[in-house]
RNA sequence: UAGGUCCAAGGGCUAACCCGCCGCGAGGCGGGGGCGCAAAGCUACCGGUCUCAGCGGGCUGCACGACGGCCAGAUGAGACAGCGGGGUUGCCGGC
Numbered sequence: 001u002a003g004g005u006c007c008a009a010g011g012g013c014u015a016a017c018c019c020g021c022c023g024c025g026a027g028g029c030g031g032g033g034g035c036g037c038a039a040a041g042c043u044a045c046c047g048g049u050c051u052c053a054g055c056g057g058g059c060u061g062c063a064c065g066a067c068g069g070c071c072a073g074a075u076g077a078g079a080c081a082g083c084g085g086g087g088u089u090g091c092c093g094g095c
Base pairs, nucleotide, nucleotide: 012037013036017032018031019030020029021028022027035082041088042087043086045085046084047083048080049079050078051077052076053075055073057071058070059069060068061067
């Protein structure tokens, strides 16, 4: 410097879906179930996606207003770690 060891071993987690419970909701927890995953362990720090809320704006129900419906925006509060990045921890083998 190049190639091999790496089609291992022991295992682990669990998508969709179903049942029960919690939540306005996104979603979470438990049981079942496995699409898959070498971090599909943990973490909401960054981006992203999703939910709820009111505010102002636009369109509209009708000519005005009130009220209703729809649309996107910024904001606030949340959710997602199996969307990507970051941080952190971990198993086996080889070196």